[in-house]
């Protein structure tokens, strides 16, 4: 100077108006609320709700069964399907990335298309051998049987190379090298690597198929959930009640029953209204142990809490791009600097709280490390 890696940080800024939603002060007031003053009011993902917990209520001795999750190892953490370092695979020249990474001799079960066969397979062409039959003697044809070396198909066809061996051929039988299982040293906390000897010659894939193994997990969720609570129905007393209705009755007296109403009181509770409710496993910085995730210890910083749900809308200046100009300045020019006009400045918005994954983002910056290729 190019091309790449990974990991961090920001994410428009100042002022003026006009509103919106808490908190605090002062004053007024018919207590219902006013009016003025201060100060505070979304994000790195507040999202998506896909894991994990705290917190509330419910069940609950303690274990099973069903279901659901996790899956190489060892460590972090309150917990995890999250991190951090290592292993093993596979990509890349390299920095570095990818992995839904427990078992396929426990047992079912599947492998499309093609192909003659697709799991302890398979004679479609080859090729070998015997029989017949033809022959133009070169072979050809027919039957029986051997053959998995060679062609063809396939993601995938029952190791690979030479060598023996044979009618041809086959781990058939040898030698190496690949896999598989086993035993022995030697390194690791471990996954797991390294050497070396043995066997039998060789064993497909799929478990995001059903199952097997170990491990973990009780259900709902802030509309949790506590508290106070009008109205309207309910119960129960007073009043109504020396009246008025009903019922006995032919009328009276008299004895019984009682509705509307109205009041007061009782539990349960709906509208509502308070609380839960925001300061926490918190963020930064020092120092410490530890490769790291994170741990200790000291300092230090912090102010959203709405409930039909506030955080917003104007305008001016500055800022960052982009375009264009017949405009300023160096400049012989490309072109560089500066002015001025339009445009544009992104994904997105808390609703109990937190760790975490995933997801989207204009753009701007910053730090380590790789490759090349050039100069000293």
């Nucleotide at each position: 100077u190019g091309a790449g890696u990974c990991g961090g940080u920001c994410g428009g800024g100042c002022g003026g108006c006009c509103g919106c939603g808490g908190g605090g002060g002062a004053c007024c007031u018919g207590c219902g609320g006013g009016u003025c003053c201060c100060g505070c009011g979304a994000g790195g993902a507040a999202c998506g709700u896909c894991c994990g917990g705290g917190c509330u209520c419910c069940a609950u001795c303690g274990g099973g069964c069903a279901g659901g999750g996790u899956g190489g190892u060892g460590g972090c953490c309150a917990a995890c399907a999250g991190c951090c370092a290592c292993c093993c695979g596979g990509g890349g020249u390299g920095a570095c990335c990818c992995g839904c990474g427990g078992g396929a001799c426990a047992g079912u079960g599947c492998c499309a298309c093609a192909g003659a066969g697709a799991a302890c397979a398979g004679a479609c062409c080859g090729c070998c051998u015997c029989g017949g039959a033809c022959u133009c003697c070169g072979g050809u044809c027919c039957g029986a049987g051997g053959u998995a070396a060679g062609g063809g198909u396939g993601a995938a066809a029952c190791g690979g190379u030479g060598g023996g061996g044979u009618a041809a051929g086959a781990g058939c039988c040898c030698a190496c090298c690949a896999g598989c299982g086993g035993g022995a040293c030697g390194g690791g906390u471990g996954a797991c690597c390294g050497u070396u000897c043995c066997g039998g010659c060789u064993c497909g894939g799929c478990a995001a198929a059903c199952c097997c193994c170990a491990c973990c997990c009780g259900g709902a969720g802030c509309a949790a959930g506590a508290c106070c609570g009008a109205g309207c129905a309910g119960c129960a007393g007073g009043c109504g009640a020396c009246a008025c209705g009903g019922a006995c009755g032919g009328c009276c007296c008299g004895u019984c029953c009682a509705a509307u109403g109205u009041c007061u009181g009782c539990g349960g509770g709906u509208a509502g209204g308070u609380c839960g409710c925001u300061g926490g496993a918190g963020g930064c910085c020092u120092g410490u142990g530890g490769c790291a995730a994170c741990g200790c210890a000291g300092g230090u910083c912090c102010u959203a809490g709405a409930u039909g749900g506030a955080u917003g809308g104007u305008c001016g200046c500055c800022c960052c791009c982009g375009u264009g100009c017949a405009c300023c300045c160096g400049g012989u020019g490309a072109c560089g600097g500066g002015g001025c006009a339009c445009g544009g400045g992104a994904c997105a918005g808390a609703a109990c709280c937190c760790g975490g994954c995933g997801u989207a983002c204009a753009g701007a910056c910053c730090g380590a490390c790789u490759c090349a290729u050039c100069c000293g």
Overview:
The RNA shown here (Bacterial RNase P class A) has 376 nucleotides and comes from Propionibacterium sp. The gene name in the source record is rnpB. Lineage of the source: Bacteria > Bacillati > Propionibacteriales > Propionibacteriaceae > Propionibacterium. The model forms 94% of the base pairs in the Rfam consensus. It matches the Rfam family "Bacterial RNase P class A". The family's RNA type in Rfam is ribozyme.